Overview
Large-subunit ribosomal RNA, domain VI from an Elusimicrobiota bacterium, 253 nucleotides, folded computationally.
[in-house]
Context: one part of a larger RNA
RNA sequence: CGCAGGAAAUUUGAGGGGACUCGACCCUAGUACGAGAGGACCGGGUUGAACGCACCUCUGGUGUUUCGGUUGUUCCGCCAGGAGCAGUGCCGAGUAGCCAUGUGCGGAUGAGAUAAACGCUGAAAGCAUAUAAGUGUGAAACUCACCCCGAGAUUAGAUUUCCCUAAAGGUCACCAGAAGACUACUGGUUUAAUAGGCGGGAAGUGGAAGAGCAGUAAUGCUCGGAGCUAACCCGUACUAAUCGACCGUUUGG
Repeated sequence: CGCAGGAAAUUUGAGGGGACUCGACCCUAGUACGAGAGGACCGGGUUGAACGCACCUCUGGUGUUUCGGUUGUUCCGCCAGGAGCAGUGCCGAGUAGCCAUGUGCGGAUGAGAUAAACGCUGAAAGCAUAUAAGUGUGAAACUCACCCCGAGAUUAGAUUUCCCUAAAGGUCACCAGAAGACUACUGGUUUAAUAGGCGGGAAGUGGAAGAGCAGUAAUGCUCGGAGCUAACCCGUACUAAUCGACCGUUUGG
C1' cells in the first nucleotide's frame, strides 16, 4: 500500500514447515523348537542413549552495575576513613537476566491406499493357475492423524461486538519494555503505577563507621546477623510521561 469506512476479538484452512531414531533389561519362558549345546516368534512391562522443544524450582556457569579481602602508588593538610590508576589491579563470594552440564516434556496411537511378498475364488486352456473379470493380507517409505506458521489464499474468505458530523479512528511526540541492529512489536502518557526516586520485603555479602573494653603492639571482643546493596516482588504521585500538531473527509465507488 492492498483486501472500497473504522476498531477489537474469535476463526476456516488453500498451502508450507517440523517431528518420525535406536538400545538394554524383565515377564511370557528356560516354554515352542532341538539328541544336546543352545534358544525364540507373537504379546506385555520397565529403564536408558542421542536428538528436539520449553524453562530456571533444584545442581551449576556467567554476572567489568552488589558486598568483602588485599598489594603498589597518587590525592583528599595529617590520623582515621575514603577516592583514582594499575587487564574489573589481583583475589573470595554473588541477585536478576542469559545459559547447560540442570529440570520438565516429546517422537504415542489409529486409519487409508500401497511396495516387495503371501493369499481367496477363477477361466482363457474340462486340469492347473493369486489374474485375465472379481476380491483380500501386507512396511520406519506415501496420504491423514501429532506440533508450528498460515486469507498478499489479489480466489485477499467467515463470525461476533462496537463506533462514525467537533467523524470514527490513526500517526507524530513523550515515559518505558523478559520487544528490539534501525524499524517494527507491546504497555503507558495525570481519569496515571510506564520508568526513575522513595518505603517495605526477598536475596547477596559477611560483621560497617564510630565509640568502649583487653593487649606494649599486630590484633581481638562488645554495642550488632552489623553496615552496605544491581537488574527481583509489593506499595507509594515525589520527579518525568508537558503543551500539542498532523493524517483521515462524511453511512462507505